[in-house]
RNA sequence: GGGGAUGUAGCUCAGAGGGAAGAGCGGCUGGUUUGCACCCAGCAGGCCGCAGGUUCAAAUCCUGUCAUCUCCA
Numbered sequence: 001g002g003g004g005a006u007g008u009a010g011c012u013c014a015g016a017g018g019g020a021a022g023a024g025c026g027g028c029u030g031g032u033u034u035g036c037a038c039c040c041a042g043c044a045g046g047c048c049g050c051a052g053g054u055u056c057a058a059a060u061c062c063u064g065u066c067a068u069c070u071c072c073a
Stems, first nucleotide, its partner, number of pairs: 001072007010025004019056001027043005049065005
């Protein structure tokens, strides 16, 4: 220098053909309990790496770019 993969909540990940975001764990509140555990109910938390483009509408399509991993030279 060239090719490929990944980048979504604090962590691990889902979200095939565009209609607009979810799970588990973790956190907080309440219940239960002698009790911060277990269990039950609820809540908060993400403008989907970044910037453009296409579209009525983009996490999803296109382009560029950044980071990590990997292959080739």
A computed fold for a 73-nucleotide RNA from a Streptosporangiaceae bacterium, annotated as transfer RNA. The source organism's lineage runs through Bacteria, Actinomycetota, Actinomycetes, Streptosporangiales and Streptosporangiaceae. The sequence is in RNAcentral, with records from ENA. The prediction has a mean pLDDT of 80.